[in-house]
RNA sequence: GUGGGCCGGAUGGCCGCCUGCAGUGGUCGAGGCCGCUGCGGGAGGAAAGUCCGGACUCCACGAAGCAACGGUGCCGGGUAACGCCCGGCCGGGGAAACCCGAGGGAAAGCGCCACAGAGAACAGACCGCUCCGCAUGCGGAGCAAGGGUGAAACGGUGGGGUAAGAGCUCACCGCGGGACGGGCAACCGGACCGGCACGGCAAGCCCCACCGGGAGCAAUGCCAAAUAGGAGCUUCGCAUGGGUCCGCUUCGACCUGGAAGCUCGGGUUGGCAGCUAGAGCCCCCUGGCAACAGUGGGCGCAGAUGAAUGGUCAUCCACCGGCGGUUCCGCCGGGGACAGAAUCCGGCUUACAGGCCCAC
RNA sequence: CGGAGUGUAGCUCAGCCUGGUAGAGCACUGUCUUCGGGAGGCAGGGGUCGUGAGUUCGAAUCUCGCCACUCCGACCA
Numbered sequence: 001g002u003g004g005g006c007c008g009g010a011u012g013g014c015c016g017c018c019u020g021c022a023g024u025g026g027u028c029g030a031g032g033c034c035g036c037u038g039c040g041g042g043a044g045g046a047a048a049g050u051c052c053g054g055a056c057u058c059c060a061c062g063a064a065g066c067a068a069c070g071g072u073g074c075c076g077g078g079u080a081a082c083g084c085c086c087g088g089c090c091g092g093g094g095a096a097a098c099c100c101g102a103g104g105g106a107a108a109g110c111g112c113c114a115c116a117g118a119g120a121a122c123a124g125a126c127c128g129c130u131c132c133g134c135a136u137g138c139g140g141a142g143c144a145a146g147g148g149u150g151a152a153a154c155g156g157u158g159g160g161g162u163a164a165g166a167g168c169u170c171a172c173c174g175c176g177g178g179a180c181g182g183g184c185a186a187c188c189g190g191a192c193c194g195g196c197a198c199g200g201c202a203a204g205c206c207c208c209a210c211c212g213g214g215a216g217c218a219a220u221g222c223c224a225a226a227u228a229g230g231a232g233c234u235u236c237g238c239a240u241g242g243g244u245c246c247g248c249u250u251c252g253a254c255c256u257g258g259a260a261g262c263u264c265g266g267g268u269u270g271g272c273a274g275c276u277a278g279a280g281c282c283c284c285c286u287g288g289c290a291a292c293a294g295u296g297g298g299c300g301c302a303g304a305u306g307a308a309u310g311g312u313c314a315u316c317c318a319c320c321g322g323c324g325g326u327u328c329c330g331c332c333g334g335g336g337a338c339a340g341a342a343u344c345c346g347g348c349u350u351a352c353a354g355g356c357c358c359a360c
Numbered sequence: 361c362g363g364a365g366u367g368u369a370g371c372u373c374a375g376c377c378u379g380g381u382a383g384a385g386c387a388c389u390g391u392c393u394u395c396g397g398g399a400g401g402c403a404g405g406g407g408u409c410g411u412g413a414g415u416u417c418g419a420a421u422c423u424c425g426c427c428a429c430u431c432c433g434a435c436c437a
Base pairs, nucleotide, nucleotide: 001360002359003358004357005356006355007354009316010315011314012313013312014311015310017042018041019040020039021038022037023036024035025034026033027032044338048349049348051347052346053345054344055343056216057215058214059213061252062251063250064249065248066247069212070211071210072209073208074088075087076086077085078084089103090101091100092099093098104207105206109205110204111201112200113199126147127146128143129142130141131140132139133138134137155173156172157171158170159169160168175194176193177192180189181188182187220273221272222271223270230264231263232262233261234260235259236258241256242255243254244253266436267435268434280299281298282297283296285294286293287292317336319334320333321332322331323330324329361433362432363431364430365429366428367427370386371385372384373383380417388404389403390402391401392400410426411425412424413423414422
């Protein structure tokens, strides 16, 4: 210097909170409310941002297809899945360890490259070089190697060739091609051939491959209560029809003198479930470079609802400052980061005082 | 908690889709006009385009992260 992992205050006492299970008292009684006893439990690595992927619930009576819209983008593997993780390939950065990549396609099509410049995609002569005529600067022909402009100028270096030049020609590099070898593959590699060649941008539209229905626990289901089942409007239709899913189509199922929807106004802002056993966590072994998978064993780890885990005392300690003695120790003072679950998981991103460990 | 948007001059807003170097109105300053004020005319100043990084020759504009602000959500009928 780089990469990875861990902690992020500890212990004890007193007082004060929330909750699980069991037992139990009061309220007529259920629910609910107020207690008591015993045994337990009580915020994070990010609980955050809401950026991704799901589980679960409804739209909805089920299935399938298409369109639109959106996402991902090298190869192989992991995973419930992902835009995540692991291992590789290629490109770029770095002295290196490592880090970054929005990494398919520019001959499928369309579009953009301002200004400057002669000319910005199959373009082009301002300065300049060469030759001819005339004559001190004009005209004609040729050139695109040199200079200039620009982010970028239609390959680079060197030799030959030429009036001067140019892949005009040759060598090497570069670019393209097919065959062979290695690798599961991305891709890599020596020999061979070619023309010596028609830029960049796709985090421009787009094309290709793959994936995706929409909303979200304030989802949804139940109970209680109260008011005005009040008013207006639209569409389809009244049975060979109509309606029931987000746009369209098909198939099936069900309902039907109905169905779907919009606006204004009114009532309740009560209680219960969902609510925590999870693709869960920890340990050994086996397989694998690894991510991870499998077998076995162990643990039971918040469930609030205006929102609980706090206050105080003492001791210890990783830190800072001062004083004393100066290996070390003692005393005094300060101070301990980012920050709090709300359906639950797997990730990513962002914030973080101080400290420890491992490897390169 | 979950979801949808906004951020440009002192104020209110265009510009973003389709990237070429920032505008309009009001306000402010100076001046002309008037006895004076107002209205009006002329001239002028004022910009980290919320913020950081990335793509590109070039970003207010395209992409990603962060910050601040605004709005929506339950039941009966």
This is a predicted complex of two RNAs, RNase P RNA and transfer RNA, with 437 nucleotides together. It holds a member of the Rfam family "Bacterial RNase P class A". Rfam classes the family as a ribozyme. Model confidence (mean pLDDT): 76 of 100.